[in-house]
RNA sequence: GGGGGCAUAGCUCAGUGGUAGAGCGUCUGUUUUGCACUCAGAAGGUCUCCAGUUCAAUUCUGGUUGCCUCCA
Numbered sequence: 001g002g003g004g005g006c007a008u009a010g011c012u013c014a015g016u017g018g019u020a021g022a023g024c025g026u027c028u029g030u031u032u033u034g035c036a037c038u039c040a041g042a043a044g045g046u047c048u049c050c051a052g053u054u055c056a057a058u059u060c061u062g063g064u065u066g067c068c069u070c071c072a
Base pairs, nucleotide, nucleotide: 001071002070003069004068005067006066007065010024011023012022013021018055026042027041028040029039049063050062051061052060
């Protein structure tokens, strides 16, 4: 320098055009002599960023930034 992949909750990841979810974690309650476990509930998101297409974009298109990988 060129090709490919990834970016969504604190972490690991789903979600292939129509109100963004799970597990773990955190907090509150329940339970216990106490802790843990169990059970119930809650908080926490500018879906990297900028533009385009569309009635409508996390999703499609182009670009940008960061990371991973292959070739040279």
This is a predicted structure of a 72-nucleotide RNA (transfer RNA) from bacterium AB1. The sequence is in RNAcentral, with records from ENA. It matches the Rfam family "tRNA". It is annotated as a transfer RNA.